Record summary:
Transfer RNA from uncultured Fulvivirga sp., 72 nucleotides, folded computationally. NCBI's taxonomy places the organism under Bacteria, Bacteroidota, Cytophagia, Fulvivirgaceae, Fulvivirga. Model confidence (mean pLDDT): 81 of 100. Rfam family: tRNA. Rfam links the family to the GO term triplet codon-amino acid adaptor activity. From the family's description: Transfer RNA (tRNA) molecules are approximately 80 nucleotides in length.
């Protein structure tokens, strides 16, 4: 440098062109105990940026941004 893939919660993953984006885990608070821990139960948390289609976009299109692979 050319292609092609990926980017959602702190971490790991779904999810559908359609209402409030879900679940595992961690993380807070509560129950339980004599104390921890385990278990229960409540809780707060994101769609990489910037345009474009659309009535309507986390998804579909273009740049950009990073990651990671193939060729050269």
């Nucleotide at each position: 440098g050319g292609c092609c893939u990926c980017u959602u919660a702190g971490u790991u993953c779904a999810a559908u062109g359609g209402a409030u984006a879900g679940a595992a885990u961690a993380g807070g608070a509560g129950u339980u105990u004599c104390c921890u821990a385990a278990a229960c139960u409540c809780u707060a948390g994101a769609u990489c940026u910037a345009g474009g289609u659309u009535c309507g976009a986390u998804u579909c299109c273009u740049a950009g941004a990073g990651a990671g692979g193939c060729c050269a």